[in-house]
This is a predicted complex of two RNAs, RNase P RNA and transfer RNA, with 448 nucleotides together. Rfam match: Bacterial RNase P class A. The coordinates come from a structure-prediction model, not an experiment, and the mean pLDDT is 75.
């Protein structure tokens, strides 16, 4: 210098001018006016997970359905995060993995190939016979395929074959050691070495009721529909918010009393103090957590948070300046740097009940590490 | 704002792990006809994008993109 990899920060500034939402204070009968303060994000986004909160029953039982799936830890919880194990990719830094079970059962493995799931004989090899062939043996060799029932060597045989033996690899079991554990290491035994797919059905373990702030609560003009309270409540019926069921829960007919209709999508609450931010200290490898101090930081509802000016930052063009180029000196040209002028750009995007994550979009910069090339 | 569904030739659709993604209609070319239509022959044309599982993905899973519907 180039290529890469991991992590972090940032998301322009302003006593300037005008404008908008909200809160407070003052003036005003009120409309409104004046002043002060405050006013988007790292993703506010997608709505993909997990919770809080609200209503339906304190969310019941069983089935079905859905989700998750190595180990340990973190957390309110998670499919998230941290630390590890095993496997895979890369020269490496580093990255990726829905990673339980295929000796519970079922199913599938197209085409090609002789044979694809109780293995298998097309060519080849060997033996026999009634010999242009047929029968039997054979998985060492050829060829097909994503996948063909370990590899090398020796023995053995008609030819062969874990058929036998040695070594290597793999798998299972046993023992010892290390680790909380996933698992790892060493030794021994077994010829055992007859696949893959569960993001196919399924089995195992664990989790799981539904709906969502347009949830929900309250207020408010008008004799329908309708709603609430009291009393009653056997059977049957209906409902219990995707389905089925139940020994579960709730409702009803009549009577009495009370209410009763609204929409530029009425008003108020829910609504922003919260698993909250910042700083210091302690614990922990870390995620995270504990203690103390301190701060209050948007709440709109047709939906405020903007525009202009100046200054920054980045790029282009032009001018000027002093440098570099080499054996030495000079000229031209080129290169980077600084200053000035001019011009263009300054990302992704915008709260709508609130948090914790994930994913996607995106600006500028910094640091660590790795590989390659060059110089000393 | 919240919740759900869908995406295959220009258009309407079949296919739900397996050889070259099938059909209708529209389109191109040629023939038939005096010409057009029709008819006959023939041609071209698609799995929304990216990643994963698998020997193999339009199909199964995940993340995006676009469209549609429901909801006071």
């Nucleotide at each position: 210098g180039g290529a890469g990899u991991a992590g972090g920060c940032u998301a322009g500034g302003u006593u300037g001018u005008c404008g908008c939402g909200c809160a407070c204070a003052g003036g005003u009968c009120a409309u409104c006016c004046u002043g002060u303060g405050u006013g988007a994000g790292g993703a506010a986004a997608g709505u993909c997970c997990g919770a809080g909160c609200u209503c339906c029953a304190u969310a019941g039982g069983g089935c079905a359905g859905g989700g998750u799936g190595c180990u340990g830890g973190g957390u309110a919880a998670c499919a998230c995060c941290c630390a590890g194990u095993g496997g895979g990719a890369g020269u490496g830094a580093u990255c990726c993995c829905a990673a339980g079970g295929a000796a519970a059962g079922u199913g599938c493995c197209a085409c090609a190939g002789a044979a694809a799931g109780c293995a298998g004989a097309c060519c080849g090899c060997c033996a026999g016979c009634u010999c242009u062939g047929c029968u039997g043996g054979u998985a060492a060799g050829g060829g097909u395929g994503a996948a063909a029932g370990g590899g090398u060597g020796a023995g053995g045989u008609a030819a062969g074959a874990g058929c036998u033996c040695a070594c290597c690899a793999u798998u299972g079991c046993c023992u010892u050691c290390g680790g909380c554990g996933a698992c790892g290491a060493a030794g021994g035994c077994a010829g055992a070495u007859c696949g893959g797919c569960a993001a196919a059905c399924c089995c195992c373990a664990c989790c799981u009721g539904g709906a969502g702030c347009a949830a929900g609560a309250c207020c408010a003009a008008a004799u329908a529909g309708g709603g609430g309270a009291a009393c009653a409540g056997a059977a049957g019926u209906g409902g219990c918010c995707c389905g089925c069921u139940u020994c579960g829960c709730c409702a009803g007919g009549a009577u009495u009393c009370c209410c009763g209709g609204g929409u530029u999508a009425g008003g108020u609450c829910g609504c922003u103090u919260g698993a909250g931010g910042u700083g210091c200290g302690g614990g922990g490898u870390a995620a995270c957590u504990c203690g103390c101090a301190u701060c209050c930081c948007a709440g709109a509802u047709u939906a405020a948070u903007g525009a202009c000016a100046c200054c920054g930052c980045c790029g282009g063009u032009g001018g000027c300046g002093g440098g570099u180029u080499u054996g030495c000196g000079g000229a031209c040209g080129a290169c980077a740097c600084g200053c000035c002028a001019u011009u263009g750009g300054u990302a992704c995007a915008g709260a709508a009940c609130u948090c914790g994550g994930c994913u996607u979009a995106u600006u500028g910069c910094c640091u660590g590490c790795u590989c390659c090339g060059g110089g000393u | 704002g919240g919740c759900g569904c869908c995406a295959u030739c220009g258009u309407c659709u079949a296919g739900g792990g397996g050889u070259u993604a099938g059909g209708a209609u529209a389109g191109g070319u040629g023939g038939u006809u005096c010409u057009c239509a029709g008819c006959c022959a023939u041609c071209a044309g698609a799995c929304c994008g990216g990643g994963g599982u698998u020997c193999g993905a339009a199909u199964c899973c995940c993340c995006g993109u676009g469209g549609c519907g429901c909801u006071a």